[in-house]
This record gives sequence, C1' cells and structure tokens, in this order.
RNA sequence: GCUCCUAUAGCUCAGUUGGUUAGAGCAUCAGUCUUAUGAGCUGAAGGUCUGCGGUUCGACCCCGCAUAGGAGCA
Repeated sequence: GCUCCUAUAGCUCAGUUGGUUAGAGCAUCAGUCUUAUGAGCUGAAGGUCUGCGGUUCGACCCCGCAUAGGAGCA
C1' cells in the first nucleotide's frame, strides 16, 4: 500500500433479505427473604446502535468516506 472482518447498555453479545416499543445475560439500584451478608425471587434505571454524508415515505440494517480494533497478502 491492497483486501477482508468487527464497532449496538458499565461488560459480553443477539437482532431484523428497511417499517409499528432496540433486546438478553452479567453487573448496578430498589423491594422481598435473612439476625446479617450472600444466594434465590420481583421490579427499576441505564442506548443520539463509532462519526459524517447519501439513498429512501421511512435506516441499527443499504451505499460512500473517515475513525478505532483485528486478520490476510505484498
């Protein structure tokens, strides 16, 4: 330098060949239980879906560029 992959909640990840509320587990907080802690159970909060632009009536999803990380080739 070229090609490919990844980027979604504090962490690990799912997601839909474009549509009607963006989800799970762990963690956190509250309640319950307990003498107390933990575990269990119930609930809550937490997201501008990496950034900028484009296509579209409509984008986490499609296209381009950039950024960060990873792999391969030279």
Molecule: transfer RNA
Organism: bacterium